The RNA shown here (c-di-GMP-I riboswitch aptamer) has 89 nucleotides and comes from Methylophaga sulfidovorans. Its mean pLDDT, the model's own confidence on a scale to 100, is 76.
[in-house]
RNA sequence: UGUAAUUAAAGCCAAACUCGCUGUGAGGCGGGGUCGGAAAGCCACAGAUCUUUAAAUAAAAACAUUUUAAAGAUGGCUGGGUUGCAUUG
Repeated sequence: UGUAAUUAAAGCCAAACUCGCUGUGAGGCGGGGUCGGAAAGCCACAGAUCUUUAAAUAAAAACAUUUUAAAGAUGGCUGGGUUGCAUUG
């Protein structure tokens, strides 16, 4: 340096819950917290799930359901891309 793997975790990240701020919402950010994580680093490219708005859908209306479109959310749902730490062969 290439390649295969994962026994350990000094250091790293931080689910649920909780407090504050923020967003119509899904959610996001910060503090506490510590279920877990070897890419739980980065990228919404494919799938998935969720939200908002509009239209359509049988019905008198409303709610709800379903479909379509637009705009969004989740990378700690799966795949893909990309970079990288420790240890061992």
NCBI's taxonomy places the organism under Bacteria, Pseudomonadati, Pseudomonadota, Gammaproteobacteria, Methylophaga.